[in-house]
Model confidence (mean pLDDT): 89 of 100. Small-subunit ribosomal RNA, 5' domain from an uncultured bacterium, 481 nucleotides, folded computationally. Its Rfam family is "Bacterial small subunit ribosomal RNA".

Context: one part of a larger RNA
RNA sequence: ACGAACGCUGGCGGCGUGCCUAAUGCAUGCAAGUCGAACGCAGCAGCUUCGGCUGGCUGCGUGGCGAACGGCUGAGGAACACGUGGGUGACCUGCCCCAGAGUGGGGGAUACCCCGUCGAAAGACGGGAUAAUCCCGCAUACGCUCUACGGAGGAAAGCCCCUACGGGCGCUCUGGGAGGGGCCUGCGGCCCAUCAGGUUGUUGGUGUGGUAACGGCGCACCAAGCCACUGACGGGUACCCGGUCUGAGAGGACGGCCGGGCAGACUGGGACUGCGACACGGCCCAGACUCCUACGGGAGGCAGCAGCAAGGAAUUUUCCCCAAUGGGCGCAAGCCUGAGGGAGCAACGCCGCGUGGAGGACGACGGCCUUCGGGUUGUAAACUCCUUUCGGGUGGGACGACUCCGACGGUACCACCAGAAGCAGCCCCGGCUAACUCUGUGCCAGCAGCCGCGGUAAGACAGAGGGGGCAAGCGUUGUCC
Numbered sequence: 001a002c003g004a005a006c007g008c009u010g011g012c013g014g015c016g017u018g019c020c021u022a023a024u025g026c027a028u029g030c031a032a033g034u035c036g037a038a039c040g041c042a043g044c045a046g047c048u049u050c051g052g053c054u055g056g057c058u059g060c061g062u063g064g065c066g067a068a069c070g071g072c073u074g075a076g077g078a079a080c081a082c083g084u085g086g087g088u089g090a091c092c093u094g095c096c097c098c099a100g101a102g103u104g105g106g107g108g109a110u111a112c113c114c115c116g117u118c119g120a121a122a123g124a125c126g127g128g129a130u131a132a133u134c135c136c137g138c139a140u141a142c143g144c145u146c147u148a149c150g151g152a153g154g155a156a157a158g159c160c161c162c163u164a165c166g167g168g169c170g171c172u173c174u175g176g177g178a179g180g181g182g183c184c185u186g187c188g189g190c191c192c193a194u195c196a197g198g199u200u201g202u203u204g205g206u207g208u209g210g211u212a213a214c215g216g217c218g219c220a221c222c223a224a225g226c227c228a229c230u231g232a233c234g235g236g237u238a239c240c241c242g243g244u245c246u247g248a249g250a251g252g253a254c255g256g257c258c259g260g261g262c263a264g265a266c267u268g269g270g271a272c273u274g275c276g277a278c279a280c281g282g283c284c285c286a287g288a289c290u291c292c293u294a295c296g297g298g299a300g301g302c303a304g305c306a307g308c309a310a311g312g313a314a315u316u317u318u319c320c321c322c323a324a325u326g327g328g329c330g331c332a333a334g335c336c337u338g339a340g341g342g343a344g345c346a347a348c349g350c351c352g353c354g355u356g357g358a359g360g361a362c363g364a365c366g367g368c369c370u371u372c373g374g375g376u377u378g379u380a381a382a383c384u385c386c387u388u389u390c391g392g393g394u395g396g397g398a399c400g401a402c403u404c405c406g407a408c409g410g411u412a413c414c415a416c417c418a419g420a421a422g423c424a425g426c427c428c429c430g431g432c433u434a435a436c437u438c439u440g441u442g443c444c445a446g447c448a449g450c451c452g453c454g455g456u457a458a459g460a461c462a463g464a465g466g467g468g469g470c471a472a473g474c475g476u477u478g479u480c481c
Stems, first nucleotide, its partner, number of pairs: 001479002004477005011353006017346002019311001024309003028306003033065003038062007045054003072264003082188007091181003096177008104138001106136003113128006144153003158169004190236003197227003202224008239261004243254004266287005289300004317343001319342003325339001326337004356386004366377004390422001392417005400408001425470005430451003436465005446453002
């Protein structure tokens, strides 16, 4: 010094911190949705000239954006993973900003729905109808792409307001920016040589494939290289950093909270969608495990927030709110948000405060000691005067929010009231090391960090009186300097 634990004790507040072990297994609820100003349908409601219409409510589906952020964990990994400095004429980038240009004309499918079939369920299949900002051609096109420089190729979607003047939100192409990322690279940071040789896509070349992109990244062929005592290869250990602790420093040790990066999401593998994933709360396959089953077949993944079991010396509420900050969607209103803001539990830590202040003896009582004179506890108490922090009661009552909106919260804070009233323990007293006597015990019972104490006067054991040190804590244990 600590993310501590254990023993004894425990008044209040502020700010922090809280599974270090089993990356063990998980009941339950919640943690990612949103848009009707893209589109269709159904039900309800309103209107109706009974054809239908609608700016209203609810639900389902198509479509768009988000779901790759945020949150968790540290298993793996000794590696360009991280840190730092560069490179990319070898690259990508949705939303956002700036600038230029365009937004013409056609066609098609399908879900929800209806009909039918199968299944215990999960769900699946067939037929029919239909919309769009869904899908596909045509036209046109730049500073875009390819080019043997002649040329060739490639876009688009509408919706809302509306006073029909227009405006707004979009869509497509191109150039630039901001922010974000991919890849390459110099240097830097663990242990073992009782690991000394390692390597065959291995090292290089040609060609081809693949990627946003270079590359042996993949493949075919050719050559035989490449790395290594400046430690290759192998083994062990470990997320890395800003930093933290210690120390006069040099250094040593560590990497919990917070911030940045990386990696993982039951285990292993794989791709799909997409600007972005090889994707924690998506998909497929295999495996282990758990659950449902009509035995044919299905469902699941808390290293999200709470919570449970287990393990363990040990680590919290199945709380409140979107009021603030931030995020997603939306023109907006708004919706969602266990991110976040708060409250709760725990002396786990740091800091602050209190448990009263002043006076008070010819020094009470009691306790302890005594050489029996006395000494000490000790101004300590009683008693007198005073105060009221904290706590209690009553009343008022915020900032945080900006025109509205406050979970926290009738909280903080303020005023008044009563009354010293409700609040002290723990360890130690042989030396190191600050603090001494009595009694008991008798190498017993016991103490102990080291030296060492105890066998009849023990300052070292146990109790007591007294004293010392800290104090809502005090000791012990563990670990680091």